[in-house]
About this RNA: The RNA shown here (c-di-GMP-I riboswitch aptamer) has 78 nucleotides and comes from a Nitrospiria bacterium. Its Rfam family is "c-di-GMP-I riboswitch aptamer". Rfam describes the family as follows. GEMM was predicted in a large-scale screen for bacterial structured RNA regulatory elements. Gene Ontology term of the family: cyclic-di-GMP binding. The prediction has a mean pLDDT of 88.

RNA sequence: CCUCCGAACGGGUAAACCCACCGUAAGGUGGGGACACAAAGUCACGGAUCCUGACAACAGGACCGCCGGACUGCCGGA
Numbered sequence: 001c002c003u004c005c006g007a008a009c010g011g012g013u014a015a016a017c018c019c020a021c022c023g024u025a026a027g028g029u030g031g032g033g034a035c036a037c038a039a040a041g042u043c044a045c046g047g048a049u050c051c052u053g054a055c056a057a058c059a060g061g062a063c064c065g066c067c068g069g070a071c072u073g074c075c076g077g078a
Stems, first nucleotide, its partner, number of pairs: 005076002012037002017032006035065001041071003045068003049062005
């Protein structure tokens, strides 16, 4: 230094819910709040799920804290 792994230290993020705003909606942003998380950091790339226009086909959108993948990353006892 790298891989695996996840003790400790220092920390980090922030579910549900509430308030305000944006959006037809899914949902997003900010504040409060903590259910949890060792990648709950980033990417909509493949699925799944959700919304809209639709009889359908299809098209557009949402979502990374559903699964998979890619990229990056703090610490370092066994």